[in-house]
């Protein structure tokens, strides 16, 4: 230095102004925001997480008697999974610079990327520490 194991901590930002209306941070005009790893520095490339659906299997409880039932909790895995172009510089950039675009789960509510909620949750991963082997 690398790797394996364990513990701890951390791990998502954003509606300001005006308009319409009984009512909108939800509509309209402008505004604002961008998880993690990889790679020439990335919301749009590649991969991952999260959300959503299914779910082998496991645990607990209850009832009961058959090749089994119901409820609750967990859950490998599977499915799903949005959006960028042009020019410039350079050895190298859909990542930098200039310009113009585009995208954003579910439930609630006047139609929500920005409000409230599941979530004091989960988590890609990041850092620190400890012991052991090579």
């Nucleotide at each position: 230095a690398a790797u394996c194991u364990g513990u701890u901590u951390c791990a998502g930002g954003g509606c300001g102004a005006g308009g319409u209306g009984u009512a909108a941070u939800u509509c309209c005009u402008c505004a604002c925001c961008g998880g993690c790893g990889g790679u020439a520095u990335a919301g749009u490339c590649c991969g991952c997480g999260a959300c959503u659906g299914c779910g082998a299997c496991c645990u607990u409880u209850u009832a009961u008697u058959u090749u089994g039932a119901a409820a609750a909790g967990g859950g490998a895995g599977c499915a799903c999974u949005g959006a960028u172009u042009a020019g410039g510089u350079g050895a190298a950039a859909u990542u930098c610079c200039u310009a113009a675009a585009c995208c954003g789960a579910c439930g609630g509510u006047a139609u929500a990327g920005u409000c409230c909620g599941g979530a004091u949750g989960g988590g890609a991963g990041a850092a620190a520490c400890a012991a052991g082997g090579u």